[in-house]
RNA sequence: AGGGCUGUAGUUAAAUGGUAUAACAGAGGUCUCCAAAACCUCCAUUGGGGGUUCGAUUCCCUCCAGCCCUGCUA
Numbered sequence: 001a002g003g004g005c006u007g008u009a010g011u012u013a014a015a016u017g018g019u020a021u022a023a024c025a026g027a028g029g030u031c032u033c034c035a036a037a038a039c040c041u042c043c044a045u046u047g048g049g050g051g052u053u054c055g056a057u058u059c060c061c062u063c064c065a066g067c068c069c070u071g072c073u074a
Base pairs, nucleotide, nucleotide: 001070002069003068004067005066006065007064010024011023012022013021018054026042027041028040029039030038047063048062049061050060051059
């Protein structure tokens, strides 16, 4: 330098154009003599910018970060 893959909640993952979802974690509650377990409720997310569209996590462009492959120099 060229090519490919990935980026969503604190963590791990869904969602192929139409309400952003679950599990674990965290907080509160019910239960219990206390605790655990179980159950209920809450919390919090699309890497940045732009475009297309009535509508974008999804399609397009660009940038950023990580990983992989190829090449060049040393």
A computed fold for a 74-nucleotide RNA from Actinobacteria bacterium RBG_13_35_12, annotated as transfer RNA. The coordinates come from a structure-prediction model, not an experiment, and the mean pLDDT is 82. It matches the Rfam family "tRNA". The source organism's lineage runs through Bacteria, Bacillati and Actinomycetota. The sequence is in RNAcentral, with records from ENA.